The prediction has a mean pLDDT of 88. A computed fold for a 346-nucleotide part of an RNA from an uncultured Synergistota bacterium, annotated as small-subunit ribosomal RNA, central domain. The full RNA is in RNAcentral, with records from ENA and SILVA.
[in-house]
Context: one part of a larger RNA
RNA sequence: CUGGGCGUAAAGGGCGCGCAGGCUGUUAUGCGAGUCUGCUGUGAAAUGUACCGGCUCAACCGGUGAAUUGCGGCGGAUACUGCAUAGCUGGAGUACUGGAGAGGGAAGUGGAAUUCCCGGUGUAGCGGUGAAAUGCGUAGAUAUUAGGAGGAACACCAGUGGCGAAGGCGACUUACUGGACUGUAACUGACGCUGAGGCACGAAAGCGUGGGGAGCGAACAGGAUUAGAUACCCUGGUAGUCCACGCCGUAAACGAUGAAUACUAGGUGUCGGGGGUCAAACCUCGGUGCCGCAGCUAACGCAUUAAGUAUUCCGCCUGGGGAGUACGCACGCAAGUGUGAAACUC
Repeated sequence: CUGGGCGUAAAGGGCGCGCAGGCUGUUAUGCGAGUCUGCUGUGAAAUGUACCGGCUCAACCGGUGAAUUGCGGCGGAUACUGCAUAGCUGGAGUACUGGAGAGGGAAGUGGAAUUCCCGGUGUAGCGGUGAAAUGCGUAGAUAUUAGGAGGAACACCAGUGGCGAAGGCGACUUACUGGACUGUAACUGACGCUGAGGCACGAAAGCGUGGGGAGCGAACAGGAUUAGAUACCCUGGUAGUCCACGCCGUAAACGAUGAAUACUAGGUGUCGGGGGUCAAACCUCGGUGCCGCAGCUAACGCAUUAAGUAUUCCGCCUGGGGAGUACGCACGCAAGUGUGAAACUC
């Protein structure tokens, strides 16, 4: 340099934005750099190679040709790539239209429930389990009722429903704010796709400082169980879970399926729009599910939301263990994270 691959066998980066780079719609003209072609110079000899020849053969040696796939010069071709110029509207974007949504951060409000505090009623149990015990209770518990405090989460609606790039987002109200979609086809005129580095975001747990602390609950304690029981069950319970600010940067971060574009039978459900209508049928755009043909697949299965048919760009894999370890470097307060071997062994 190259091959074959990446749903489940090893392999898609957690996700986005985006510099460089790679790739890039359509028409015309010009140039002729890439590209193609003719001629020419050079590409030393030996070696190697084809044929012929000399030593009796061979090794060895001699001759001729081809080859030396390269580079330079001159002439020519112009489809494709490139460059330049002038256009186009289908890609992309803008404007307007107006409906959907747990999209985001902020402020405020609400009811149910648990716990606690205070008062009333009331009396001997409550609680818990497979069965018990620890625990709570005559200093009046549990139950019930009135009032109060505080924190956290938002039943029903709720739906293979919606929104978001992913992580994720669910009570209500307000203002602020991002994106997608439909329709019009007015405007720009290729402004595009991908994206090594880089930057931003990134569940839970964890860390720092300061708050908060109802319920739950690692650790811990006790009671059971058991041969033991550092567990499963029970009674308690600290960090934490919550808020603010700052770190961490990882997950079965999963559709175990990178992004973009085009094309390729159907059937059926549903969400958001448009056309049409009294209502519908029907048509159409965008999402989200199920079934299924061709095709693909080792099979399972996928199948217009592809794992089909193609193109562009990025990431990644290359037997198991050693090992996501050691070492070095970078980042981090730390925990650790990123990058990432070898010996040896099967």